[in-house]
RNA sequence: GGCCCUAUCGUCUAGCGGCUAGGACACAUCCUUCUCAAGGAUGGAACCAGAGUUCGAUUCUCUGUAGGGUCA
Numbered sequence: 001g002g003c004c005c006u007a008u009c010g011u012c013u014a015g016c017g018g019c020u021a022g023g024a025c026a027c028a029u030c031c032u033u034c035u036c037a038a039g040g041a042u043g044g045a046a047c048c049a050g051a052g053u054u055c056g057a058u059u060c061u062c063u064g065u066a067g068g069g070u071c072a
Base pairs, nucleotide, nucleotide: 001071002070003069004068005067006066007065010025011024012023013022018055027043028042029041030040031039048064049063050062051061052060
């Protein structure tokens, strides 16, 4: 340098154009307990950037950025 893949809460991940963007772990508050742990209830927290297509984009297209693979 060519080609291919990936990018969603703090972390891991689900989401085949109309979802309140879901789950697990973690975190916060409360309950339980003499205390801790465990358990239970509740809560906060996310679509890499820009452009395009569309009535509507996390989802499709293009470019870029970052990471990975492969060929040289």

RNAcentral holds the sequence, with entries from ENA.
This is a predicted structure of a 72-nucleotide RNA (transfer RNA) from a Candidatus Kaiserbacteria bacterium.
Its mean pLDDT, the model's own confidence on a scale to 100, is 82.
It matches the Rfam family "tRNA". Rfam classes the family as a transfer RNA.
The source organism's lineage runs through Bacteria, Bacteria candidate phyla and Candidatus Kaiseribacteriota.